Context: one part of a larger RNA
RNA sequence: AGACGGGGACCCGCACAAGCGGUGGAGCAUGUGGUUUAAUUCGACGGUAAGCGAGGAACCUUACCCAGGCUUGAACUGCAACUGCAAAUCCUAUGAAAGUAGGACUUCUUCGAGAGUGUUGCAGAGGUGCUGCAUGGUUGCCGUCAGCUCGUGUUGUGAAAUGUACCCUUAAGUGGAGUAACGAGCGCAACCCCUAUGCUGUGUUAAAUGUACACAGCAGACUGCCCGUGUAAGCGGGAGGAAGGCGGGGAUGACGUCAAAUCAGCAUGGCCUUUACGUCUGGGGCCACACACGUGCUACAAUGGGGUCGACAAAGGGUCGCCAAACCGCAAGGUGGAGCUAAUCCCAUCAAACGACCCCCCAGUUCAGAUCGCGGGCUGCAAUUCGCCCGCGUGAAGCCGGAAUCGCUAGUAAACGCGCAUCAGCCUCGGCGCGUUGAAUACGUUCUCGGGUCUUGUACU
Repeated sequence: AGACGGGGACCCGCACAAGCGGUGGAGCAUGUGGUUUAAUUCGACGGUAAGCGAGGAACCUUACCCAGGCUUGAACUGCAACUGCAAAUCCUAUGAAAGUAGGACUUCUUCGAGAGUGUUGCAGAGGUGCUGCAUGGUUGCCGUCAGCUCGUGUUGUGAAAUGUACCCUUAAGUGGAGUAACGAGCGCAACCCCUAUGCUGUGUUAAAUGUACACAGCAGACUGCCCGUGUAAGCGGGAGGAAGGCGGGGAUGACGUCAAAUCAGCAUGGCCUUUACGUCUGGGGCCACACACGUGCUACAAUGGGGUCGACAAAGGGUCGCCAAACCGCAAGGUGGAGCUAAUCCCAUCAAACGACCCCCCAGUUCAGAUCGCGGGCUGCAAUUCGCCCGCGUGAAGCCGGAAUCGCUAGUAAACGCGCAUCAGCCUCGGCGCGUUGAAUACGUUCUCGGGUCUUGUACU
């Protein structure tokens, strides 16, 4: 100087407390461990792995297994020789396909050779093979925590210290006062984007003469004004205002820590491999199932379930696409083909919770919907392993969940639906967004966890 302490002081955070809703029990979905397997490809492992890489595993993907093929190779560059002529395409045999064997057809050009193709040979390719403890890049966590440093000066024999301590203040090393320090840098804040109010301008496809909306510019908030308090910075209250003391949200992540994660996104040193650890194809597997754990969804009901009728969004997507009207079907869906390269048309009457009326009457039920049977629809070469959806029947566990444990402080939690990416289809109950309805509680900082500043002790570095 650090680190640590079941040392101290001060301070902060949904850290506790106060509340609301969950998880842990059930069924299912999904990930993981384990076990099994020819293979169940690989990685991620307290917090910081486990609905994670994967924003789409039937084939493909695919890296794994079995089987059948190829060996300058599926893709790339160069050289040499040879070959026939384009390459291609088609046919036959064999085959599960890939491939192998044979045949047919065709013929760029300036007629020199060349471009291209094929064969052989040589360099060389290829590798999701190993090493994240050789690396780049990127990322997680501490943490959007308020810290981390430098120049000169000064102090100390020196390592170092000071600055950056103390006091007040702040979300903040934010600022003030003070001071052997004076300044500066990376962080903080501000500058950027969205949103809440108004104005101006423009505008159709919106609306219909009021405006809404969209676009892009401006104004507005600065403790500016008043009162109190304080040396000041500031703090408490008030006015005006759409908004008040950082208005709300986003982007933005200092020096560093964990030899943290990733050689399988990519790049890359070294090592290994080269008729195979490369590559092509068919099939299987990644979907197994005595168990264990994580994350979710649906419920256990009357603040509910069912039926009929009625109302109100936002944000998105669409030409190999979204697909209207009409008709068929109980439905999934089918026929159909208008419109739309989209503020125009469609998904989508744009929604559900909600409101009105009726039924159910506390029961394993008109709760709940797993499981199974039958029938059907869609995508796709193909739904057996292993897709989604619809109808009828079947109706399991489940009566609010032990120890324990999680999220959330306001348009938040909780509840409700809608959209999108991926995508032929979909295992999406996931993820990312959007709006609708809309709470309760915070006395306080003793305790738990994490963090910051100062100080103290130490047999640690």